[in-house]
The prediction has a mean pLDDT of 76. The RNA shown here (Bacterial RNase P class A) has 403 nucleotides and comes from Promineifilum sp. The sequence was found by an Rfam model in a public genome assembly. The source organism's lineage runs through Bacteria, Bacillati, Ardenticatenia, Promineifilales (SeqCode) and Promineifilum (SeqCode). Its Rfam family is "Bacterial RNase P class A". Rfam classes the family as a ribozyme. Rfam links the family to the GO terms tRNA processing, dimeric ribonuclease P complex and ribonuclease P activity. Rfam's curators write: Ribonuclease P (RNase P) is a ubiquitous endoribonuclease, found in archaea, bacteria and eukarya as well as chloroplasts and mitochondria. Its best characterised activity is the generation of mature 5'-ends of tRNAs by cleaving the 5'-leader elements of precursor-tRNAs. Cellular RNase Ps are ribonucleoproteins.
RNA sequence: CAAGCUGGCUGGGUGAUCGCGGCUUCGGGCUUCCGAAGCUGAGGAAAGUCCGCACUCCACAGAGCAAGGUGCCGGCUAACGGCCGGGCGGGGUAACUCGACGGCAAGUGCAACAGAGAGGUGUAUUGCCGGAAGGGGCGACUCUUUCGGCGAGGGUGAAACGGUGGUGUAAGAGACCACCGGCGGUGGCAGCGAUGUCGCCGGCCAGGCAAACCCCACCAGGAGCAAGGCCAAGCAGGGCGAAAGGUGGUCUUCGGGCCAUCUACGGGGUUGCUCGUCCCGUCCGACGUCCGGGUAGGCUGCAUGAGGUGGCCGGCAACGGCCGCCCCAGAUAGAUGAUCGCCGGAGCCGCGUGGGAAACCGCGUGGCGUCCACAGAAUGCGGCUUAUAGGCCGGCUUGCCAA
Numbered sequence: 001c002a003a004g005c006u007g008g009c010u011g012g013g014u015g016a017u018c019g020c021g022g023c024u025u026c027g028g029g030c031u032u033c034c035g036a037a038g039c040u041g042a043g044g045a046a047a048g049u050c051c052g053c054a055c056u057c058c059a060c061a062g063a064g065c066a067a068g069g070u071g072c073c074g075g076c077u078a079a080c081g082g083c084c085g086g087g088c089g090g091g092g093u094a095a096c097u098c099g100a101c102g103g104c105a106a107g108u109g110c111a112a113c114a115g116a117g118a119g120g121u122g123u124a125u126u127g128c129c130g131g132a133a134g135g136g137g138c139g140a141c142u143c144u145u146u147c148g149g150c151g152a153g154g155g156u157g158a159a160a161c162g163g164u165g166g167u168g169u170a171a172g173a174g175a176c177c178a179c180c181g182g183c184g185g186u187g188g189c190a191g192c193g194a195u196g197u198c199g200c201c202g203g204c205c206a207g208g209c210a211a212a213c214c215c216c217a218c219c220a221g222g223a224g225c226a227a228g229g230c231c232a233a234g235c236a237g238g239g240c241g242a243a244a245g246g247u248g249g250u251c252u253u254c255g256g257g258c259c260a261u262c263u264a265c266g267g268g269g270u271u272g273c274u275c276g277u278c279c280c281g282u283c284c285g286a287c288g289u290c291c292g293g294g295u296a297g298g299c300u301g302c303a304u305g306a307g308g309u310g311g312c313c314g315g316c317a318a319c320g321g322c323c324g325c326c327c328c329a330g331a332u333a334g335a336u337g338a339u340c341g342c343c344g345g346a347g348c349c350g351c352g353u354g355g356g357a358a359a360c361c362g363c364g365u366g367g368c369g370u371c372c373a374c375a376g377a378a379u380g381c382g383g384c385u386u387a388u389a390g391g392c393c394g395g396c397u398u399g400c401c402a403a
């Protein structure tokens, strides 16, 4: 310098004006409310709601089934399907990266097309070999039919029942032997372990699929902040509550209703009390008051927390410990915005300049005003996944060149 691998950070800046949510203080009304000042007001994913928790209510003696999830080992953690470190396997020259990575040697099941045969004693298509019968040829040999042996060569397929060499045989074959590979059993050594390594035994050769049923081990009650708790207008329900008689009129379904008036009583107003006076009431009702549940509505849950941050220490790391400092959104139809100026970036259009045959690219400069990635809290927290323009910083690998 080129190509690549990997980790982290950032996510337009600034000023003015207007506006919105929250908190505190002050002032005015005092039942909500209004005004002023100060402080404060989205994210790395607030998203998907896919896991795991906290918290809340319900259920619960104990155990199990069904349904679900997880699945190499060790560690971290409140917990996890997360993270860190390691093992094994795949990819890459490497840095590095990917893996649901227990069991198909318990049982059941599945396998398109092609192929003779696709799964446990299954397959004879092309073939190889031997016997018998018949034919041809002087002969070597060959042809046909039939009976039997064979799994080596060819062919199909993603996959055809270990590989190479030899012995053996009529031809062959783990039939047998040596080596290699796999599997099972068993032992030594290293490691906490997954596992690695070195032996011995057994011809055992057993194929693939368990994100097929299934088996094994482990995990887990259900519902979710619209959880749950408190206050509670109005309407409806229930309890309690003082004081009634007469006369007249009128209507009548002949039970009674309505109106006026007198007296008495109850309550209220009028000046503090009495009288007076005015209003209302004295059956039900209304009214007053109390009660239980509880709607609208309000408060809470709900912001000091597995919290953030700086330093030191332990650890390869995830993470943990100690000390100091900080308080950092709480809306509820949902506040966190709008306009303008300047700067930065992207885009478009010019101009100049350098390279180039051209397309085009680099640099400088001017204009336009188009854009500023993805997106936006709603009980909180830890993760995962997905989206993300542009910019910045670090570590490592390989190749080439130079010193």
Base pairs, nucleotide, nucleotide: 001399002398003397004396005395006394007393008392009391010390012343013342014341015340016339017338018337020041021040022039023038024037025036026035027034028033043374047385048384050383051382052381053380054379055224056223057222058221068219069218070217071216072086073085074084075083076082087101088099089098090097091096102215103214107213108212109209110208125154126153127150128149129148130147131146132145133144134143135142136141162180163179164178165177166176167175181205182204183202184201185200186199187198188197189196190195228300229299230298231297237291238290239289240288241287244263245262246261247260248259249258250257251256264282265281266280267279268278269277270276307326308325309324310323311322312321313320314319344372345371346370347368348367349366350365351364352363353362354361355360